The RNA shown here (Lysine riboswitch aptamer) has 157 nucleotides and comes from uncultured Faecousia sp. The sequence is in RNAcentral, with records from MGnify. The source organism's lineage runs through Bacteria, Bacillota, Clostridia, Oscillospiraceae and Faecousia.
RNA sequence: GGCUGAGGUCGCGGAAGCCAUCAGUACCGGGUCGGUGUGGCGAUUGCCGAGCCGCGAAAGGGACUUUCGCCGAAGGCUAUACCUGAUGCCAAGCGGGUAUUUCCUGGGGCCGCGCAGAAGAUGCGCGGAACUGUCAUCCACUGGAUGUUGUGCUGCC
Numbered sequence: 001g002g003c004u005g006a007g008g009u010c011g012c013g014g015a016a017g018c019c020a021u022c023a024g025u026a027c028c029g030g031g032u033c034g035g036u037g038u039g040g041c042g043a044u045u046g047c048c049g050a051g052c053c054g055c056g057a058a059a060g061g062g063a064c065u066u067u068c069g070c071c072g073a074a075g076g077c078u079a080u081a082c083c084u085g086a087u088g089c090c091a092a093g094c095g096g097g098u099a100u101u102u103c104c105u106g107g108g109g110c111c112g113c114g115c116a117g118a119a120g121a122u123g124c125g126c127g128g129a130a131c132u133g134u135c136a137u138c139c140a141c142u143g144g145a146u147g148u149u150g151u152g153c154u155g156c157c
Base pairs, nucleotide, nucleotide: 001157002156003155005153008071011070012069013068014067015066016065017064019062028054029053030052032050033049034048035047038091039090040089041088074105075104076103079100080099081098082097083096084095085094106132107131110128111127112126113125114124115123116122133149135147136146137145138144139143
């Protein structure tokens, strides 16, 4: 330097199908009332907001099943580029997605706080006490204690 394996009975992620939720919500139609938005321009037969009646979704996220790829699997912060969202146009900001990049995290669960979210689901971040895997040291006999952590560790060339 190359190849190859292991951690876990909730290992990681992708795809498809189906189910519930989203929600009697949004949109649309018919009345009533009020109004000018992040900035600028335009529009009043427009647009926005509230409420009543009628009709009435979907996406994201989630459970289950099947299947695919795997063990920095994957996730997150920063930065860059592109795409995109909200009456019409422009700009800014914010949100979402893709690719790359610096740095951080061995792994899954539990508890607390925070953010996102319709949400007691779920995801992410920070912290805490345990568990677990690898390696090292010591005791010792098949276990225990302490410490580190993946740019690691096992095996082969």